[in-house]
Context: one part of a larger RNA
RNA sequence: GCCAACGAGUUUGUUCUAUGUGGCUUACAUAAUCUCCGUUUGGAGAGCAUGUAUAGUGAAAGCGAGGGUUAAUAGCCCGCAUUGUGCUUCACUUUUACGCAUUAAUUUAUUAGUGCGUUAAAGUGAAGUACACGUCGCAUGGACAAGACCCGAAGCCGGGUGAUCUAACCAUGAGCAGGUUGAAGUCCGUCGAAAGACGGAUGGAGGACCGAACCCAUUAGCCGUGCAACACUAUGGGAUGACUUGUGGUUGGCGCAGAAAUUGUAAUCGAACUCGGCAAUAGCUGGUUCUCCUCGAAAUAGCUUUUGGGCUAGCCUCGGAUGUUGACCCCAGGGGGUAGAGCACUGGAUGAGGGCAGGUCGCAAGAUACUGUCUUCAAUCAAACUCCGAAUACUUGGGGGUAGAGUCCGGGAGUCAGACUAUGGGCGCUAAGGUCCAUCAGUCAAAAGGGAAACAGCCCUGAUCACAAUCUAAGGUCCCUAAAUUCAAGCUAAGUGUAAAAGGUGGUGUUGUGACUACGACAGUUAGGAGGUUGGCUUAGAAGCAGCCAUCCUUUAAAGAUAGCGUAAUAGCUCACUAAUCAAGUUGUUUCGCGCCGAAAAUUUAUCGGGGCUAAGCUUGGUACCGAAGAUGUGAACUCUCUGAUUUAUUUCAGGGAGUGGUAGAGGAGCAUUCUCUUUAGCGUUGAAGUCGUGUCGUGAGGCGCGGUGGAGCGGAGAGAAGGGAGAAUGUUGGC
Numbered sequence: 001g002c003c004a005a006c007g008a009g010u011u012u013g014u015u016c017u018a019u020g021u022g023g024c025u026u027a028c029a030u031a032a033u034c035u036c037c038g039u040u041u042g043g044a045g046a047g048c049a050u051g052u053a054u055a056g057u058g059a060a061a062g063c064g065a066g067g068g069u070u071a072a073u074a075g076c077c078c079g080c081a082u083u084g085u086g087c088u089u090c091a092c093u094u095u096u097a098c099g100c101a102u103u104a105a106u107u108u109a110u111u112a113g114u115g116c117g118u119u120a121a122a123g124u125g126a127a128g129u130a131c132a133c134g135u136c137g138c139a140u141g142g143a144c145a146a147g148a149c150c151c152g153a154a155g156c157c158g159g160g161u162g163a164u165c166u167a168a169c170c171a172u173g174a175g176c177a178g179g180u181u182g183a184a185g186u187c188c189g190u191c192g193a194a195a196g197a198c199g200g201a202u203g204g205a206g207g208a209c210c211g212a213a214c215c216c217a218u219u220a221g222c223c224g225u226g227c228a229a230c231a232c233u234a235u236g237g238g239a240u241g242a243c244u245u246g247u248g249g250u251u252g253g254c255g256c257a258g259a260a261a262u263u264g265u266a267a268u269c270g271a272a273c274u275c276g277g278c279a280a281u282a283g284c285u286g287g288u289u290c291u292c293c294u295c296g297a298a299a300u301a302g303c304u305u306u307u308g309g310g311c312u313a314g315c316c317u318c319g320g321a322u323g324u325u326g327a328c329c330c331c332a333g334g335g336g337g338u339a340g341a342g343c344a345c346u347g348g349a350u351g352a353g354g355g356c357a358g359g360u361c362g363c364a365a366g367a368u369a370c371u372g373u374c375u376u377c378a379a380u381c382a383a384a385c386u387c388c389g390a391a392u393a394c395u396u397g398g399g400g401g402u403a404g405a406g407u408c409c410g411g412g413a414g415u416c417a418g419a420c421u422a423u424g425g426g427c428g429c430u431a432a433g434g435u436c437c438a439u440c441a442g443u444c445a446a447a448a449g450g451g452a453a454a455c456a457g458c459c460c461u462g463a464u465c466a467c468a469a470u471c472u473a474a475g476g477u478c479c480c481u482a483a484a485u486u487c488a489a490g491c492u493a494a495g496u497g498u499a500a501a502a503g504g505u506g507g508u509g510u511u512g513u514g515a516c517u518a519c520g521a522c523a524g525u526u527a528g529g530a531g532g533u534u535g536g537c538u539u540a541g542a543a544g545c546a547g548c549c550a551u552c553c554u555u556u557a558a559a560g561a562u563a564g565c566g567u568a569a570u571a572g573c574u575c576a577c578u579a580a581u582c583a584a585g586u587u588g589u590u591u592c593g594c595g596c597c598g599a600a601a602a603u604u605u606a607u608c609g610g611g612g613c614u615a616a617g618c619u620u621g622g623u624a625c626c627g628a629a630g631a632u633g634u635g636a637a638c639u640c641u642c643u644g645a646u647u648u649a650u651u652u653c654a655g656g657g658a659g660u661g662g663u664a665g666a667g668g669a670g671c672a673u674u675c676u677c678u679u680u681a682g683c684g685u686u687g688a689a690g691u692c693g694u695g696u697c698g699u700g701a702g703g704c705g706c707g708g709u710g711g712a713g714c715g716g717a718g719a720g721a722a723g724g725g726a727g728a729a730u731g732u733u734g735g736c
Base pairs, nucleotide, nucleotide: 001736002735003734004733005732006731011146012145013144015143016142017141018140019139020138021137022136023135024134027052028051029050033046034045035044036043037042056063057062066078067077068076069075083132084131085130086129087128088127089126090125091124092123093122094121095120097118098117099116100115101114102113103112104111105110106109149287150286152284156277157276158275159274160273161272167251168250169249170248171247172246173245174244175243176241178210179209180208181206185202186201187200188199189198190197191196214238215237216236219234220233221232253269255265256264257263262271290670291669292668293667294666295665300313301312302311303310304309314415315414316412317411318410319409320408321407322406324403328400329399330398331397332396333395334394340388341386342385346382347381348380350378351377352376353375354374355373356372357371358370359368360367361366418444419443420442421441422439423438424437425436426435427434449460450459451458464636465635466634467633469632470631471630475626476625477624478611479610480609484623486622487621488620489619490618491617497613503597504596505595507594508593509592512589513588514587515586516585524581525580526579527578528577530554531553532552535549536548537547560575563574564573565572637660638659639658640657641656642655643654644653645652671725673722674721675720676719677718678717682714683713690709691708692707693706694705695704696703697702
């Protein structure tokens, strides 16, 4: 890892509650106990103690059809005034229709009124009956108490077991090759009065030295599924000592030991191990087993030692009641201070003018770089400004509106981590796939299908099932790849399309407007471009052209006291300006469209999905077609509802209508397994169960038949009871 078996909402409760169903309703139920029958637990009767109900209310004492609140009740809250519904019968009242009688009016057969009888409707009352109400069982949902759906801690407490490992200590033993050094003391000699000093021998001290055994473990390597749950190799430290070691003993977990490291205490140590309390507790993680059908959420608010947990509300479901009250639309009516706008207030922030006061200057008149205040004009800014002021939204009344609408009461939940997109905002950097609000926003969550190459949250569209049918949506139609190499008009030359800004652009198309122009423009070509004069000054020089000042006049078709190049200064070459020639547009500025530059990145082209495209790109318009689980068509199934028939616990059939995505979750209907009871319907060596294969029936869980194998039990129908369904839990056990 696989296979098989086992493996999780159970049981109890003289506790509560709801629903379903049954008994009684002369209210219900009996408990202990007793009697009788049977004997295996059982059955029948008595037993009215007790419980619920018959009255409520108050915190309670209590009071009581009332009670509480309060000084008091005016009030307010909870109740009562015998309870509800259906059917049958009777009585009364009101009205309708018919008939008879009668009164009045008259049009003489009508109207109006009254009384009686019949009939119909409505209301009230009485009686009977059934159900509800009540009570007691059973079943189911839920709550509570218990291990309470199952598995899972680290831990806490109690009683014991451990010092054969290791720590310290006690008792009694043992061990330490060899070599070195040479303390005290002693003896001798010399010196000395002596104390003593020196020298030589002897001596053999030391937590002395070197170094085996022995003990340890410094450094490096090796090993690191090892030889080994700490070893090996080399190297190293101690090696007569606070040394090492054998045997026996002592100290115990809230403890002991510790040359002290939270170190050791049997591979276990910030409190050993073992058994018990014990199924400790776990707001945490994981797991939780058959089928079909109906509906279908939430990720919000308030409170919370609360924020990954709860409670109540909101949103879902089931039942009952109500019966159009619902979403939404239309009409009529309301209040508002948002968007916008504005400057009338409150503040911010500019420019210009005037008056007054101050400053400065001035003898004064007065003047003005300035300052303050008032005022006029102009242009402005504001979430916490408003002289104004929408659209929406909200709301009242009326009308439409029958929807898996609304509202009320009750049983059961789940949800309290939300995500992105669009829009209005706060925070942030008008950063974030950021964060926090809002919109009864959308989608995902809980939604499959088509499109966006791929792509929960974007666009289209909501999958009951089947079909080799049709029409469309978004999006597309050259090939990959279903469908136009479609039509018309323009634009683009950049592969722009197929990423990007400020800024730049005599790329190109387009809109308006000005100037010049057949009395000849613009560009080109030819010719002229002069004289006073080398203007004056300056200067070595200054002659149009270093610099300063002035910038006139003349001849002219025209020609600057010169717009450049140039010279030392002249000279020289151009320009402005003019004429001729040529011949038809030329030249500014502006609007909009599409382009171009700006444009550098890391494995590989890599910012059309690819090929590739000059349209197969962009703009505008048209016509076809493709395209989904959408719509339609045909057939089938199921749910709800209506109509008709049928039937009797309201079941079946026919027709019509609406519907059938779904997580958490609510509700409904079923299948299978084991056992028990009743009827024993039954089956089985002429082959049961099990098992393999196959056929068939059912929406499905599954059922039934046939054949092989197997070799002894099995089981229909109707009820009942559960150790009642396996793929997951690092599940448990076994096998491979």
This is a predicted structure of a 736-nucleotide part of an RNA (large-subunit ribosomal RNA, domain II) from a Patescibacteria group bacterium. Its mean pLDDT, the model's own confidence on a scale to 100, is 81. The full RNA is in RNAcentral, with records from ENA.